[in-house]
Context: one part of a larger RNA
Molecule: small-subunit ribosomal RNA, central domain
Organism: metagenome
RNA sequence: CUGGGUUUAAAGGGUGCGUAGGCGGCUAAAUAAGUCAGAGGUGAAAGGCAGUGGCUCAACCAUUGAAUUGCCUUUGAUACUGUAUAGCUAGAAUUGAGUUGAGGUUGGCGGAAUGUGACAUGUAGCGGUGAAAUGCAUAGAUAUGUCAUAGAACACCGAUUGCGAAGGCAGCUGACUGGACUUUAAUUGACGCUGAGGCACGAAAGCGUGGGGAGCGAACAGGAUUAGAUACCCUGGUAGUCCACGCCCUAAACGAUGCUAACUCGGCAUGUGGAGAAAUUUGCGUGUCCAAGGGAAACCGUUAAGUUAGCCACCUGGGGAGUACGUCGGCAACGAUGAAACUC
Numbered sequence: 001c002u003g004g005g006u007u008u009a010a011a012g013g014g015u016g017c018g019u020a021g022g023c024g025g026c027u028a029a030a031u032a033a034g035u036c037a038g039a040g041g042u043g044a045a046a047g048g049c050a051g052u053g054g055c056u057c058a059a060c061c062a063u064u065g066a067a068u069u070g071c072c073u074u075u076g077a078u079a080c081u082g083u084a085u086a087g088c089u090a091g092a093a094u095u096g097a098g099u100u101g102a103g104g105u106u107g108g109c110g111g112a113a114u115g116u117g118a119c120a121u122g123u124a125g126c127g128g129u130g131a132a133a134u135g136c137a138u139a140g141a142u143a144u145g146u147c148a149u150a151g152a153a154c155a156c157c158g159a160u161u162g163c164g165a166a167g168g169c170a171g172c173u174g175a176c177u178g179g180a181c182u183u184u185a186a187u188u189g190a191c192g193c194u195g196a197g198g199c200a201c202g203a204a205a206g207c208g209u210g211g212g213g214a215g216c217g218a219a220c221a222g223g224a225u226u227a228g229a230u231a232c233c234c235u236g237g238u239a240g241u242c243c244a245c246g247c248c249c250u251a252a253a254c255g256a257u258g259c260u261a262a263c264u265c266g267g268c269a270u271g272u273g274g275a276g277a278a279a280u281u282u283g284c285g286u287g288u289c290c291a292a293g294g295g296a297a298a299c300c301g302u303u304a305a306g307u308u309a310g311c312c313a314c315c316u317g318g319g320g321a322g323u324a325c326g327u328c329g330g331c332a333a334c335g336a337u338g339a340a341a342c343u344c
Base pairs, nucleotide, nucleotide: 004315005314006313007298008297012312014201015200016199017198021194022193023192025088026087027086028085030083031082033081034080035077036076037075038074039073040072041071042070049065050064051063052062053061054060091191092188093187094186095185096183097182098181099180103177104176105175106174107173108172109171110154114150115149116148117147118146119145120144121143125136126135162169163168206247207246208245209244210243211242215241216240220236221235222234223233258311259310260309261308262307263306266289267288268287269286270285271284272283273282274281275280293300294299317344318343319342326337327336328335329334
């Protein structure tokens, strides 16, 4: 290489957009590059292989054949692929009408809770735990009431719900904005699928600058527990968590399941459209249970892990190791790429 695989055994890229490339709907006629057939030339000899022969056999040698699977020229074939042409509408897209949603960005507003401050009432405890103590409190705490103020998060609704490419998205409301779906025709006429590189996005933590800082809370301090307790529990508490801008680029980034298309019984539930007076029916999603089939099994089963096609990514015993070295990226932290010796 061939072959076999990738839910859980090694293996699907975190996600999208998209370049090159690969692959690509129906009809007609053209061409004959690929493809197929015939002929010719060439494909050195030796060696190897097969037959026959020569040394008494063999090794060795001679001779004949096949092979040399290739390349070139030429004559044809035209189903398929390619190329160029003319068309088509079933793929794809656009327009019209409508629907849906925590999709995104940005502004305004709201109530509960919490902390803090002020005032009032009021007096000896509060808090915390398995039990305590540290802590707070007669300089008047905790509790209760009124007022003020700050930051963060949005109870109920709320759901096996919905939306988004993924990460993710939830109080109410305005503005701007992306997508999806339905429907009837019309329009374009294969404009498509995938996608190495590339570009963009990418939770949390972390980094830079400037703000902000209620609650929570790595580090840290104290109190407990304990043989010890650098922990679990308690009292505090700094970074951080929040905002703006700029980086970082990793996750059990999971459905541990790449994308697209076609085909293969049904039941139930649910979200949202269309048709219908209704029964019902028809789309697009989201779940659940099963047929055929698949699977080592668990299980999957029209949202496939079934049956097929196209394209990409990845795997090839465990450890060493996602390490070393080199290179690229980063302010750094570190990330990407990524071995070998040795060992079992």